[in-house]
RNA sequence: GCCCACGUGGAGCAGCCCGGAGUGCUCGCCGCCCUGUCACGGCGGAGGUCGCGGGUUCAAAUCCCGUCGUGGGUG
Numbered sequence: 001g002c003c004c005a006c007g008u009g010g011a012g013c014a015g016c017c018c019g020g021a022g023u024g025c026u027c028g029c030c031g032c033c034c035u036g037u038c039a040c041g042g043c044g045g046a047g048g049u050c051g052c053g054g055g056u057u058c059a060a061a062u063c064c065c066g067u068c069g070u071g072g073g074u075g
Base pairs, nucleotide, nucleotide: 001074002073003072004071005070006069007068010027011026012025013024014023020058029045030044031043032042033041051067052066053065054064055063
């Protein structure tokens, strides 16, 4: 240089292919309940420019273009 994969709340993932609007899972965090206390358990909640920029569209995490980062392959 070329090719491939990945980037999404604090952490790890799914969701992308086939567009319906931060949807879901585990853990963590906060509040309440439970308990003599803690833990466990139950209920509720906060937290996301979906790497970044642009485009298409009524509508983009998802499609298109560019770009950055990480990992792998190849010369």
A computed fold for a 75-nucleotide RNA from Fimbriiglobus sp., annotated as transfer RNA.
NCBI's taxonomy places the organism under Bacteria, Pseudomonadati, Planctomycetota, Gemmataceae, Fimbriiglobus.
Model confidence (mean pLDDT): 82 of 100.